[in-house]
Source information: The prediction has a mean pLDDT of 84. This is a predicted structure of a 112-nucleotide RNA (SAM riboswitch aptamer (S box leader)) from Taibaiella sp. KBW10. The organism belongs to Taibaiella, within Bacteria.

RNA sequence: UACUUAUUCAGAAAGGUAGAGGGAUAUGGCCCGACGACACCUUGACAACCUGCUUCGCGAAAGUGAAGUAAGGUGCCAACUCCAACUUGCAGGAAUGCAAGAACGAUAAGUU
Numbered sequence: 001u002a003c004u005u006a007u008u009c010a011g012a013a014a015g016g017u018a019g020a021g022g023g024a025u026a027u028g029g030c031c032c033g034a035c036g037a038c039a040c041c042u043u044g045a046c047a048a049c050c051u052g053c054u055u056c057g058c059g060a061a062a063g064u065g066a067a068g069u070a071a072g073g074u075g076c077c078a079a080c081u082c083c084a085a086c087u088u089g090c091a092g093g094a095a096u097g098c099a100a101g102a103a104c105g106a107u108a109a110g111u112u
Stems, first nucleotide, its partner, number of pairs: 002111007013043005021032003027084003044077001046075001049073003052069007086101006
């Protein structure tokens, strides 16, 4: 860098630095932000994807399934991935609304 698989309406903030935009991307909407956002640092939490550990089951074994734990590797701590956009279906005169799916993105694990 690319690919594969899984998940993506649950959960979780204090302090410090800094000082203007920020919410991935062009558009529309809607929000957050000088009562200091976003970002960075420290600490703390949340979660349980991978590893480890514990218990139980299966197995001759190698292993494997379930439950737990939170020591290690990541991740994460406004709003569903903030919402829409694309496709299909339904409703509607229309604007638009609802449902399902896809795409994009994010995270993990694996391969390259």